[in-house]
């Protein structure tokens, strides 16, 4: 330098023919227990990488830009 993938919750990944986003794992508070572990019920946590564009509306569609991974030279 050129093509390509991917960038969502603290960590791991879902999600979406464009309509205000979920799970497990960890966190908290509670229930169960003679205490634990183990379980159940509830809750907090997310400017869906950054800017611009399209439309009534963008995590979802386009363009750049940044990272991150592979490939070709």
């Nucleotide at each position: 330098g050129c093509u390509u993938u991917c960038a969502u919750a603290g960590c791991u990944c879902a999600g979406u023919a464009g309509g205000u986003a979920g799970a497990g794992c960890a966190c908290u508070a509670c229930c169960u227990u003679g205490g634990u572990a183990a379980g159940g019920u509830a809750g907090a946590g997310g400017u869906c990488a950054u800017g611009g564009g399209u439309u009534c509306g963008a995590u979802u569609c386009c363009c750049a830009u940044u990272g991150u991974a592979a490939g070709c030279u």
Background:
Model confidence (mean pLDDT): 80 of 100. Predicted 3D model of a 73-nucleotide RNA (transfer RNA) from an uncultured Clostridia bacterium. It was read from a public genome assembly. It matches the Rfam family "tRNA". It is annotated as a transfer RNA.